[in-house]
RNA sequence: UGGGGCUAAGACAUGCGAGUCGAACGCUCCUAGCUAUGAAGGAGCGCGGCAUACGGCUCAGUAACAUGUGGCUAACCUACCCUCCGGACGGAACUAACCCCGGGAAACUGGGGAUAAUGUCCGAUAGGCGAAGAGGCCUGGAAUGGUUCUUCACCUAAAAGGCGUUGAGGUCAUGCUUUUCAACGUCGCCAGAGGAUGGGGCCGCAACCGAUCAGGCUGUUGGCGAGGCAACGGCUCACCAAACCUAUAACCGGUACGGGCCGCGGGAGCGGUAGCCCGGAGAUGGGCACUUAGACAAGGGCCCAGGCCCUACGGGGCGCAGCAGUCGCGCAAACUCUGCAAUACGCGAAAGCGUGACAGGGCUAUCCCGAGUGCCGUCCGCUGAGGAUGGCUUUUCUCUGGUGUAGUGAGCCGGAGGAAUAAGGAGAGGGCAAGUCUGGUGUCAGCCGCCGCGGUAAUACCAGCUCUCCGAGUGGUAGGGACGAUUAUUGGGCCUGAAGCGUCCGUAGCCGGCUAAACAAGUUUCCCGUUAAAUCCAGCGAUCUAAUCGUUGGACUGCGGGAAAUACUGCUUGGCUAGGGGGCGAGAGAGGCCAACGGUAUUUCCGGGGUAGGGGUGAAAUCUUAUAAUCCCGGGAGGACCACCAGUGGCGAAGGCUGUUGGCUAGAACGCGCCCGACGGUGAGGGACGAAAGCUGGGGGAGCGAACCGGAUUAGAUACCCGGGUAGUCCCAGCUGUAAACGAUGUGGACUAGGUGUUAGGGCGGCUACGAGCCGCUCUAGUGCCGCAGGAAAGCCAUUAAGUCCACCGCCUGGGGAGUACGGCCGCAAGGCUGAAACUUAAAGGAAUUGGCGGGGGAGCACCACCAGGGGUGAAGCUUGCGGUUUAAUUGGAGUCAACACCGGAAACCUUACCGGGAGCGACAGCAGAGUGAAGGCCAGAUUGAGGGUCUUGCCAGACAAGCUGAGAGGAGGUGCAUGGCCGUCGCCAGUUCGUGCCGUGAGGUGUCCUGUUAAGUCAGGCAACGAUCGAGACCCACGUUCCCUGUUGCCACUGAGGAAAAAUUCCGAUGGGCACUCUGGGGGGACUGCCGCUGAUAAAGCGGAGGAAGGAGUGGGCCACGGCAGGUCAGUAUGCCCCGAAUCUCCCGGGCCACACGCGAGCUGCAAUGGUAGGGACAAUGGGUACCGACCCCGAAAGGGGAAGGUAAUCCUCAAACCCUGCCUCAGUUGGGAUCGAGGGCUGUAACCCGCCCUCGUGAACAUGGAAUCCCUAGUAAUCGCGCGUCAUCAGCGCGCGGUGAAUACGUCCCUGCUCCUUGCACACACCGCCCGUC
Repeated sequence: UGGGGCUAAGACAUGCGAGUCGAACGCUCCUAGCUAUGAAGGAGCGCGGCAUACGGCUCAGUAACAUGUGGCUAACCUACCCUCCGGACGGAACUAACCCCGGGAAACUGGGGAUAAUGUCCGAUAGGCGAAGAGGCCUGGAAUGGUUCUUCACCUAAAAGGCGUUGAGGUCAUGCUUUUCAACGUCGCCAGAGGAUGGGGCCGCAACCGAUCAGGCUGUUGGCGAGGCAACGGCUCACCAAACCUAUAACCGGUACGGGCCGCGGGAGCGGUAGCCCGGAGAUGGGCACUUAGACAAGGGCCCAGGCCCUACGGGGCGCAGCAGUCGCGCAAACUCUGCAAUACGCGAAAGCGUGACAGGGCUAUCCCGAGUGCCGUCCGCUGAGGAUGGCUUUUCUCUGGUGUAGUGAGCCGGAGGAAUAAGGAGAGGGCAAGUCUGGUGUCAGCCGCCGCGGUAAUACCAGCUCUCCGAGUGGUAGGGACGAUUAUUGGGCCUGAAGCGUCCGUAGCCGGCUAAACAAGUUUCCCGUUAAAUCCAGCGAUCUAAUCGUUGGACUGCGGGAAAUACUGCUUGGCUAGGGGGCGAGAGAGGCCAACGGUAUUUCCGGGGUAGGGGUGAAAUCUUAUAAUCCCGGGAGGACCACCAGUGGCGAAGGCUGUUGGCUAGAACGCGCCCGACGGUGAGGGACGAAAGCUGGGGGAGCGAACCGGAUUAGAUACCCGGGUAGUCCCAGCUGUAAACGAUGUGGACUAGGUGUUAGGGCGGCUACGAGCCGCUCUAGUGCCGCAGGAAAGCCAUUAAGUCCACCGCCUGGGGAGUACGGCCGCAAGGCUGAAACUUAAAGGAAUUGGCGGGGGAGCACCACCAGGGGUGAAGCUUGCGGUUUAAUUGGAGUCAACACCGGAAACCUUACCGGGAGCGACAGCAGAGUGAAGGCCAGAUUGAGGGUCUUGCCAGACAAGCUGAGAGGAGGUGCAUGGCCGUCGCCAGUUCGUGCCGUGAGGUGUCCUGUUAAGUCAGGCAACGAUCGAGACCCACGUUCCCUGUUGCCACUGAGGAAAAAUUCCGAUGGGCACUCUGGGGGGACUGCCGCUGAUAAAGCGGAGGAAGGAGUGGGCCACGGCAGGUCAGUAUGCCCCGAAUCUCCCGGGCCACACGCGAGCUGCAAUGGUAGGGACAAUGGGUACCGACCCCGAAAGGGGAAGGUAAUCCUCAAACCCUGCCUCAGUUGGGAUCGAGGGCUGUAACCCGCCCUCGUGAACAUGGAAUCCCUAGUAAUCGCGCGUCAUCAGCGCGCGGUGAAUACGUCCCUGCUCCUUGCACACACCGCCCGUC
């Protein structure tokens, strides 16, 4: 300071909420009094007066003169109150209470009788009203008003009351509590005039939404007359007329009491209107009057309706939107409290009485304001959090004495006690202030306004700790405002984002050229009145401060009146010619309408010629043709159309308009010393025109051709392609009224650099073939391109604006629902115009950028592309890897290129990670145990596949301790999507960037583009770029040529002691010589398009040639950019997190990785005669070697064995096969092929069963050149032949190297697969393995 306002103006039990007056009057009763100094007080019933029309409550109705504001009332009223003036005379009859008698259940009511008044009536006077007449005066802007007089008609007042005081009388016990008169005072009464207050009525202006409400109205609009009212008025009635309102929104519908005010906002404004104040309206719903000054009356009446209650069923009663309270309704809201003490109202002469008005208390964090929940030490604790302890203070709190109040409480003045009685809520990813802390969870649970978190390392969930914000509050939810320039008046837009009507004409409206005068409506200034109070602002004051309250001033931006000003706008009058219109002139044009004429072609018919196909397509078929097609020639018919000219040319408002000629007709441009004189611009409604398709009626119909029918294509093909073909296309008459009707750009006017075309007209000049010619300059009008300033989000626009301004119109306000539904209008229909909502959604959209992509384009390139070739794979057997299956286990990884003889992965044990069985192991700390002997060792026995491993029984020994809890070691356990490192791949590519400058709002671009060239972003030239980096190249290694140096372990041309053989003479030849050659390994030279010619721009470069060992990068390698891939690897190592922890650790034995209906990859060997086999003969290089290579000798048929020189290596060891020569085989499953199996030997190794290799003998399978498909390769290459090394105890069909023999075919291309660059489109950006649509 609020609190049943929002929903139910729903219904209500009970109590209270309007009475008062004895100083108006009658009666009854009580108390008390009274024989005279007195005649008092109270209660009740009734009559009478005043009040009850206020106060209180509510907001249903009302879009209205209801409200607000300002006026008018010459069309009105006003009790009580104030002022003035005048008056109050004479009479009369009642009635209630009361008494008696009735009716009724009750409510109530009937009859008879008595009585009073300030109640009522009659008369008088005063007066009023109407008519007629007369005359001045007053108010006023104006008399119809007021006032005076005369006559007539009508109407008509009062309470000589009450009380007090004084005075003078009367009465008083079978009773009385009074009465009469006078004066004064007072309260009342009547009439008139005025005021004040309160109302009634009328008017201007303001004032919600809907046009999917466009017409409304019959007392309707006006008039004459009447009625009614306080008063005007169709307010009501009779008659007459037919008006009246409306696009400045009538009427209708919805919503809503209006204002002062309140919330938000810088303001303009938007929203609200509960409380307080003013006004209105209502009292269960509806209607009606009475009384009264005032009501059509909340606690009065009558009637109807609905609800409830009582009832004796005949009849009655009630109305909380007063205060409390109950039920209901709901998200939602208090006590059946106290008091008339204050304020105020009613009555009263007053005292006083009454008042749920009001003043107070109770409940409620509902709002606003203020305060507190402590302060200072010491100690413990991590310089913490916190705890312990000591002291201080007392706002607050508790107790208490006064004061305060109607009363309680608060407050105030005192006293005592004690830190006591007192803190929460939300948040911590961003927005947004405060954690990348810990634990849990694992796209779960959950959070989240929005974006978004959560899929095992969550700063986002759930908690803990810490921190942030606010604080007796803090958060949530709902509505409203602001943020929003996001409805834009201030203050937006409409080419492409939503948005310019399809175009023009034109009504209302809005706007309007130059100039003069008048007025002063708009406009500006000043003054006056008003704008209630509260609210708001400023100052001062009260309470300790604040909220709050008081007071003074201002403001309340409005309305009315008055006085000035006259620039602009307006109105009126006059003038002008630059806008507009008219006239005249010579030209341009597919402008429109009508008529006539023409042309080629298609189709069709007739005649002639001619013969087998034609037609059509990517390829075909349907179709046509022997009844003669297609084709050629001639003739006829019919309909449609109008090549060339022809042009970002022309005309038209747009749609649109094209053969030629004629007729009719419209508009624009140009020129003119002509005429009119603002006649104009735009344009809501309205009207006209309006492609194609479509519709109606009638014609016409050649070609084309929806629908339809066939043929193809296809998974299907209701399509694309082909063959036919109906409406239609054409004409006339009518309808429809839409289009990406587009310049996606409304119309008109003004201003703002240019350049260059083109069309029409005019002017000037030159040339001339003298033509309507050509060329140039220029003016006007149109139509294009480029471009400055400026604009724009950019694209772009740019005197034909999308620039700068003015006028007017239309339209937009996120996407979808939806241009849908409903309604209305139009249409024959189809449909058109107008045009929503529920619901749903966080985006939809524009322009540009970088990528990626394209069954887009261009240029270039590659044997992981093709072409031309060579050789393979795919068929067979075997080897090997993978899948699958199987299994106790067949450990695991890798999966297009870029997994699959890969993990150097040839696993007998080991390896080894798998399976079965057995055993072992815990640093450190704590607890239990332990000299009553721990850990450990051991004989025997048992157990066992085996074992002091364990157990039994003992012995030795002498200090620790796995029984428990933690914590470790270890882990080839998980995660390569947590990582490092390494590798693969794009990439046998030629790209990737930077600095400065420049361009762009920016993303970004430029450089890096273009032309030529290259293997190359290689180079040259051009260029807003100039330079540079990483790549390419250069560089390094090897090979090829040459020179120099070097000279052992290499070499031997020469020399050579010596030896051998001898025919010349040859051969061998040293720990001799020598270094010429070969070789070794160091260093140089050489190749650079350097030279010549041609091509090219004279360049770069290319082509050809010479010389040269080598020629255009000599050949082959190494290296291989910025980066991408969630590429691969946690099983090489490293490593985060998770897990296991006496087992997922460690060891041992055995098994498995070697399985086998099957599928795939990579190889080997073959299928043979270019071969096989047997014999003989020849030529390498790289390499390796001490747990090793091993010459040579011996044994063995061989594998091999036994010895053994040399070798730590240019010294020793190991050294080929294809090939050549000769013989055989003769095309056969063979003398091809060797799988498989049997037997016997050998080697390695602890051990060859699963599961090794070799030798010999025997056996002798498939296989006779490999479908679709696919791989590699351009020269010492492919192919083919062997050798070495790695692995390694043993084992090479593998890998890495080495040499031997040694071709064929391109010298190109972009067709396939891809790569690079430029360009283009994009709705893609985890980027086409994308995105996305429909059906089920």
The prediction has a mean pLDDT of 81.
The RNA shown here (small-subunit ribosomal RNA) has 1336 nucleotides and comes from an uncultured archaeon.
It matches the Rfam family "Archaeal small subunit ribosomal RNA". The family is grouped with related families in Rfam's "SSU clan". Its family is annotated with structural constituent of ribosome and ribosome in the Gene Ontology.
RNAcentral holds the sequence, with entries from Greengenes.